[in-house]
Context: one part of a larger RNA
RNA sequence: UGACGGGGGCCCGCACAAGCGGUGGAGCAUGUGGUUUAAUUCGAUGAUACGCGAGGAACCUUACCAGGGCUUAAAUGUAGAACGACCGAUCUGGAAACAGAUCUUCUCUUUGAGCGGUCUACAAGGUGCUGCAUGGUUGUCGUCAGCUCGUGCCGUGAGGUGUCGGGUUAAGUCCCUUAACGAGCGCAACCCCUAUCUCUAGUUGCCAGCGGUUCGGCCGGGGACUCUAGAGAAACUGCCCGCGUAAGCGGUGAGGAAGGUGGGGAUGACGUCAAAUCAUCACGGCCCUUACGUCCUGGGCCACACACGUGCUACAAUGGUCGGUACAGAGGGCAGCUACCAGGUGACUGGAUGCAAAUCUCGAAAGCCGAUCUCAGUUCGGAUUGGAGUCUGCAACUCGACUCCAUGAAGCUGGAAUCGCUAGUAAUCGCGCAUCAGCCAUGGCGCGGUGAAUACGUUCCCGGGCCUUGUACA
Numbered sequence: 001u002g003a004c005g006g007g008g009g010c011c012c013g014c015a016c017a018a019g020c021g022g023u024g025g026a027g028c029a030u031g032u033g034g035u036u037u038a039a040u041u042c043g044a045u046g047a048u049a050c051g052c053g054a055g056g057a058a059c060c061u062u063a064c065c066a067g068g069g070c071u072u073a074a075a076u077g078u079a080g081a082a083c084g085a086c087c088g089a090u091c092u093g094g095a096a097a098c099a100g101a102u103c104u105u106c107u108c109u110u111u112g113a114g115c116g117g118u119c120u121a122c123a124a125g126g127u128g129c130u131g132c133a134u135g136g137u138u139g140u141c142g143u144c145a146g147c148u149c150g151u152g153c154c155g156u157g158a159g160g161u162g163u164c165g166g167g168u169u170a171a172g173u174c175c176c177u178u179a180a181c182g183a184g185c186g187c188a189a190c191c192c193c194u195a196u197c198u199c200u201a202g203u204u205g206c207c208a209g210c211g212g213u214u215c216g217g218c219c220g221g222g223g224a225c226u227c228u229a230g231a232g233a234a235a236c237u238g239c240c241c242g243c244g245u246a247a248g249c250g251g252u253g254a255g256g257a258a259g260g261u262g263g264g265g266a267u268g269a270c271g272u273c274a275a276a277u278c279a280u281c282a283c284g285g286c287c288c289u290u291a292c293g294u295c296c297u298g299g300g301c302c303a304c305a306c307a308c309g310u311g312c313u314a315c316a317a318u319g320g321u322c323g324g325u326a327c328a329g330a331g332g333g334c335a336g337c338u339a340c341c342a343g344g345u346g347a348c349u350g351g352a353u354g355c356a357a358a359u360c361u362c363g364a365a366a367g368c369c370g371a372u373c374u375c376a377g378u379u380c381g382g383a384u385u386g387g388a389g390u391c392u393g394c395a396a397c398u399c400g401a402c403u404c405c406a407u408g409a410a411g412c413u414g415g416a417a418u419c420g421c422u423a424g425u426a427a428u429c430g431c432g433c434a435u436c437a438g439c440c441a442u443g444g445c446g447c448g449g450u451g452a453a454u455a456c457g458u459u460c461c462c463g464g465g466c467c468u469u470g471u472a473c474a
Stems, first nucleotide, its partner, number of pairs: 001474002003471003007468007015458002019421005026313008034304002042053002064299007076123006083116002088103006106114003125288002128286003134282002136277003139273001141271001146185006152161003165176003191265004196233007206222002210220003236259001239253001240251004315414001319373007331362003336355002340351004380411001385406007427450007
């Protein structure tokens, strides 16, 4: 100087407390461990691994296993040699890759050139090892308020001071004092979305007033309004009162759409964990080279006594079922989204039309109004299994999703323990997108609808910041 303390002081955080809803019990989905296996490819392992890399494992992917092939090889270049083909089509063997046979078969300015593949030589290739050789990227402490420098001063020196102290703040934020005076990286602001208004603009969006109407903003028309999307305004403790030297704090304060960081996002200092990644990529070294490279078929990554994590669905009446009826936002769409018509109980199918989309299209559920069920393993719950189908795709056996009929398991609110959340939040309800032929999506990322309870307080648990103290630790 740090680190540590079941030392002290001050302060903060859904850290505790106060509340609401979960997990831990059941079934299933998914990841992991273990076991099994020819293989169950590899990586991630307290917090910071475990619905993680993977934003799509039937083939492909694919890196794993079994079997069958190739050896300049899948790609490209240079040099040389021979050739006029190569490609393609058909046939044979084969699971395919591949091998063999037959057919077809170049151009021009012509001792040559171009083009094309073949062969030879040289350059390959490796998801093989080392993340403890590395770059780059990332997690975490932590959006915590810290981490440093120049000059000066103090100290023999390591180092200290500044950065401490008194206040204040979300903040090393600001003020006062001061052997310190300044500065940098962080904080804040500048950026984006959202909440209000003004101006500009008015189609594909809108319809107050006027006219028409087949009653549909449909038409004429209109720019007012909604909205769209560009420019601006607006919030700064600016004003008032109280306290305070100041910074600032308090106020059913005024005004205001918004008030003291308005709400949310992006943004992550010096560094820590020899943290993660050689399998995104790049790269040093080592290793393989008729194989640890590469092509193909089939299998595996989906196994299953068990253990754990994360979720979904429930155990019901604030509910289930049936009928009627209302209201979003954000997105997607041409090998696509499809109105509408017809068929089918349905998944879907056959037609048909609009739309490269503010124009056409995909489109809510909880809610509300009725009816029924009456506390039961039930009209709860839907696992499992049987049968029949639909769709995608060469192909659904291993191993897809969906539909219909039948079946109708566990489960009556979950031990010790443990998690999330402070407001348009939790809870609850549906919708969209990426990936994608299809989909094991209950996952991820977004979107809106309905919409709470509680916070006395900081004694305690956890984590963190500052000052101080002890230390046989570095």